[in-house]
Context: one part of a larger RNA
RNA sequence: GCCUGGGAGUUGUCGUAUCUGGCGAGGUUAAGCCGAUAGAGGCGUAGCCGAAGCGAAAGCGAGUCCGAAUAGGGCGUGAGUCAGAUGCGGCAGACCCGAAGCCGGGUGAGCUACCCAUGGCCAGGGUGAAGGUAGGGUAAAACCUACUGGAGGCCCGAACCGAUGGAUAGUAAAACAUCCUCGGAUGAGCUGUGGGUAGGAGUGAAAAGCUAACCGAACCCGGUGAUAGCUGGUUCUCCCCGAAAUGCAUUUAGGUGCAGCCUCGAGAGGUCUGUACUGGGGGUAGAGCACUGAUAGGGCUAGGGGGGUUACCUCCAACCCCUGUCAAACUCCGAAUCCCAGUACACAAAUCUCGGGAGUGAGCCUGUGGGGGAUAAGCUCCACAGACGAGAGGGAAACAACCCAGACCGUCGGCUAAGGGCCCGGAGAGAUGGCUAAGUGUGGAAGGAUGUUGUGCGUCUUAGACAACCGGGAUGUUGGCUUAGAAGCAGCCAUCAUUUAAAGAGUGCGUAACAGCUCACCGGUCGAGACGCACAGCGCCGAAAAUGUACCGGGGCUGAAGCCAUCCCCCGAAGCCGCGGAUCAGCCGUAAGGCUGGUGGUAGGGGAGCGUUCCGCUGUAGGGUGAAGGCGGACUCGCGAGAGCCGCUGGACGAGGCGGAAGUGAGAAUCCAGGC
Numbered sequence: 001g002c003c004u005g006g007g008a009g010u011u012g013u014c015g016u017a018u019c020u021g022g023c024g025a026g027g028u029u030a031a032g033c034c035g036a037u038a039g040a041g042g043c044g045u046a047g048c049c050g051a052a053g054c055g056a057a058a059g060c061g062a063g064u065c066c067g068a069a070u071a072g073g074g075c076g077u078g079a080g081u082c083a084g085a086u087g088c089g090g091c092a093g094a095c096c097c098g099a100a101g102c103c104g105g106g107u108g109a110g111c112u113a114c115c116c117a118u119g120g121c122c123a124g125g126g127u128g129a130a131g132g133u134a135g136g137g138u139a140a141a142a143c144c145u146a147c148u149g150g151a152g153g154c155c156c157g158a159a160c161c162g163a164u165g166g167a168u169a170g171u172a173a174a175a176c177a178u179c180c181u182c183g184g185a186u187g188a189g190c191u192g193u194g195g196g197u198a199g200g201a202g203u204g205a206a207a208a209g210c211u212a213a214c215c216g217a218a219c220c221c222g223g224u225g226a227u228a229g230c231u232g233g234u235u236c237u238c239c240c241c242g243a244a245a246u247g248c249a250u251u252u253a254g255g256u257g258c259a260g261c262c263u264c265g266a267g268a269g270g271u272c273u274g275u276a277c278u279g280g281g282g283g284u285a286g287a288g289c290a291c292u293g294a295u296a297g298g299g300c301u302a303g304g305g306g307g308g309u310u311a312c313c314u315c316c317a318a319c320c321c322c323u324g325u326c327a328a329a330c331u332c333c334g335a336a337u338c339c340c341a342g343u344a345c346a347c348a349a350a351u352c353u354c355g356g357g358a359g360u361g362a363g364c365c366u367g368u369g370g371g372g373g374a375u376a377a378g379c380u381c382c383a384c385a386g387a388c389g390a391g392a393g394g395g396a397a398a399c400a401a402c403c404c405a406g407a408c409c410g411u412c413g414g415c416u417a418a419g420g421g422c423c424c425g426g427a428g429a430g431a432u433g434g435c436u437a438a439g440u441g442u443g444g445a446a447g448g449a450u451g452u453u454g455u456g457c458g459u460c461u462u463a464g465a466c467a468a469c470c471g472g473g474a475u476g477u478u479g480g481c482u483u484a485g486a487a488g489c490a491g492c493c494a495u496c497a498u499u500u501a502a503a504g505a506g507u508g509c510g511u512a513a514c515a516g517c518u519c520a521c522c523g524g525u526c527g528a529g530a531c532g533c534a535c536a537g538c539g540c541c542g543a544a545a546a547u548g549u550a551c552c553g554g555g556g557c558u559g560a561a562g563c564c565a566u567c568c569c570c571c572g573a574a575g576c577c578g579c580g581g582a583u584c585a586g587c588c589g590u591a592a593g594g595c596u597g598g599u600g601g602u603a604g605g606g607g608a609g610c611g612u613u614c615c616g617c618u619g620u621a622g623g624g625u626g627a628a629g630g631c632g633g634a635c636u637c638g639c640g641a642g643a644g645c646c647g648c649u650g651g652a653c654g655a656g657g658c659g660g661a662a663g664u665g666a667g668a669a670u671c672c673a674g675g676c
Base pairs, nucleotide, nucleotide: 001676002675003674004673005672006671011092012091013090014089015088016087017086018085019084020083021082022081023080026049027048028047032043033042034041053060054059063075064074065073066072095233096232098230102223103222104221105220106219107218113197114196115195116194117193118192119191120190121189122187124156125155126154127152131148132147133146134145135144136143160184161183162182165180166179167178168177199215201211202210203209236609237608238607239606240605241604246259247258248257249256250255260360261359262357263356264355265354266353267352268351271350273346274345275344276343277342278341279340280339281338286333287331288330292327293326294325296323297322298321299320303316304315305314306313307312363388365386366385367384368383369382370381371380372379393404394403395402408581409580410579411578413577414576415575419571420570421569422555423554424553428568430567431566432565433564434563435562441557447541448540451538452537453536454535455534456533457532458531459530460529468525469524470523471522472521474498475497476496479493480492481491504519508517509516582599583598584597585596586595587594588593610665612662613661614660615659616658617657622653629649630648631647632646633645635644636643637642
């Protein structure tokens, strides 16, 4: 891992609701007793519930209490009870498995920690303390030298004890080892045997170490089915309906209570909803500046600052006026939607009340209106709507949420939606007109540009425009100032005049300054449009990323297979239609039947069934001419769970029907046991 078997809402009691049954103003016995052929009943009236309530009570009573009240208001005035079944709740282990733990009583020091008693062990080598002896030395000592001596938690290093670094091993040879290396090795040394101390206790040169291979509280058994607001699991079928992820509260936030939303039963009822109209509510969007504030420029004038020779100059500036603005916590105004009520119409139970049962109370994405954030987030918090959740199908290459559309079943029929119609690929290389040259299409901003198409406006132009070419572009004058210089051309000021067809006190380059080149401006050549602005369509640049084209799904596409406009045709879904069938609800019908509408679905509510074991009728029908069980079947019936039938096997039991009772259905629980 697979297979087979086992494996989870039970039982008792009390309560509550519904159903069924008995009796009914009543209903019913409990303990116990009697009985008996093991077939079941009888007695028992204590007690309980009900038949009257209200009030704290006295008390009164279909009423009563408060009250002065014959106002008012509160609570009352409608049949129950016993049993069985089912749903749910309380108490019990209470659907099953699962803690870490707590407590009690015991078992452990043959491991290990420490202690007690008594034994044992430590190759070899080195160093050479004290002391001693002799000699020297001293007044005597001290002291010096030699020899002797053999101390030490001394040195090196086996046994022995340990365990520093590394490698190997790591389903090991081994639940801690092996190899190399390393520390101690006469000591606080190592070790044998016997003995002692233990669970909040021991022991501990102290790590919370050790106390029999996991010790911040050992192990075994018991309390014990501890508790688990947590995780996992919870077994047949079909039918009807079908949620929630919100509000308030919570030592509450992944739990729970009440409400909301679902379901079932009973009842009420032009109740709900939509549309139209009528009458109300409101202060948002927008807008506005009349209030509250903010705010730019100007005007006028208080007030104030600075200067001053007191003549005045200059700066700031409230109120007020003009012009122009801003605001969630501003409003003189003010929608659309929305909310309430009434009337009518439409729809048809969608509404409300009471009662039984729930689940939900982690939501998520998209669009829109907002708050937070950074006008970030697949972000977060509200609101309105939709989808997913619990929704399959078609489209978007793939893709819970986007677009289309809500799947009862069958069908080798038809029409459409979104989206598509060159090939992959079902359907147009469809038609007409235009645009694009960028493979734009097939990702992207500010910004940039004689891309190209169209529209509008303006200026110039045969009295010759625009461009190009030829020529002119002068004089006072080197304007004044400044400056070393400043001559059109560093800078400052002024920017006149003259001659002219025209020519700036000079557009740019240039010089140290001049010079030089050039422009504006004018003439000529040429001969028909030229220049500018604005708007719109489609394109261009802006444009860099990590495995490999790689931002059309691909191929590929250019009078398109791209884009815009118009038109016709077609494809395309579980949508719609046709045909057949099933089921539910309503309506019609005496019935048979018909008509209309419904039938996606998680949590969950409700309904109807299948099957297993046992019991009663009943060991009945059947059964060696073959029971149960097993294997197989493409056959029959049933929507299905399943039931028949047939064949083989098997070798002795045993259906079916109607009822009853449950150890009643397996794929999952890191489920349990066995087999392989």

Background
Predicted 3D model of a 676-nucleotide part of an RNA (large-subunit ribosomal RNA, domain II) from Thermosipho atlanticus DSM 15807. The RNAcentral record of the full RNA draws on ENA and SILVA.